[in-house]
RNA sequence: UUAUCAUCUAGAGUUGGCUGAGGGACUGGCCCAAUGAAGCCGCGGCAACCAUCCGGAAGGAACGGUGCCAAUUCCUACAGGAUUUUAUCCUGGCAGAUGAGAG
Numbered sequence: 001u002u003a004u005c006a007u008c009u010a011g012a013g014u015u016g017g018c019u020g021a022g023g024g025a026c027u028g029g030c031c032c033a034a035u036g037a038a039g040c041c042g043c044g045g046c047a048a049c050c051a052u053c054c055g056g057a058a059g060g061a062a063c064g065g066u067g068c069c070a071a072u073u074c075c076u077a078c079a080g081g082a083u084u085u086u087a088u089c090c091u092g093g094c095a096g097a098u099g100a101g102a103g
Stems, first nucleotide, its partner, number of pairs: 001103002004100005013043002016041003022032003028075002044069003049065002052061003073095001078092006
């Protein structure tokens, strides 16, 4: 980096330090941000994908490998359906994120 499989309405942050204007992937919204964005470091935590341990299994544990810690993947986009019809809801895709093995 490519495709495949699985999950994505739950959970978990800082009044610590450096830095200094953006960030929430993208469209359109709507939010967050000098009362300090994003990034880096420190400390703390969440989860259970892989691995490990216990167990016949269901399941449990949480030292390892990642990952994650505003808002449902913040909503939306594309298609279909429903309804109290130009709005709301549902379903499925597309895209994205994370993990695992493979090329």

SAM riboswitch aptamer (S box leader) from Propionispora vibrioides, 103 nucleotides, folded computationally. Taxonomically the source falls in Propionispora (Bacteria, Bacillati, Negativicutes, Selenomonadales). The RNAcentral record of the sequence draws on Rfam. It matches the Rfam family "SAM riboswitch aptamer (S box leader)". Rfam links the family to the GO term regulation of gene expression.